[in-house]
Molecule: transfer RNA
Organism: Alligator mississippiensis
RNA sequence: GCUGAAAUAGCUCAGAUAGGAGAGCAUUAGACUGAAAAUCUAAAGGUCCCUGGUUCAACCCUGGGUUUUGGCA
Numbered sequence: 001g002c003u004g005a006a007a008u009a010g011c012u013c014a015g016a017u018a019g020g021a022g023a024g025c026a027u028u029a030g031a032c033u034g035a036a037a038a039u040c041u042a043a044a045g046g047u048c049c050c051u052g053g054u055u056c057a058a059c060c061c062u063g064g065g066u067u068u069u070g071g072c073a
Base pairs, nucleotide, nucleotide: 001072002071003070004069005068006067007066010025011024012023013022020056027043028042029041030040031039049065050064051063052062053061
């Protein structure tokens, strides 16, 4: 230099040929217990890498860019 993949909650990751954000673990509160652990219930937690465009509405479609990573040279 050419080419492919990835970026979503504190962590690990889903998100279908399909445009309107989720799971597990962790955290907090409650239930249970003499007290804990385990278990059960609930809650909180997101600029979906950045920036334009399309759209009533974008993680998703589209232009450009950044970072990580595989292959080729």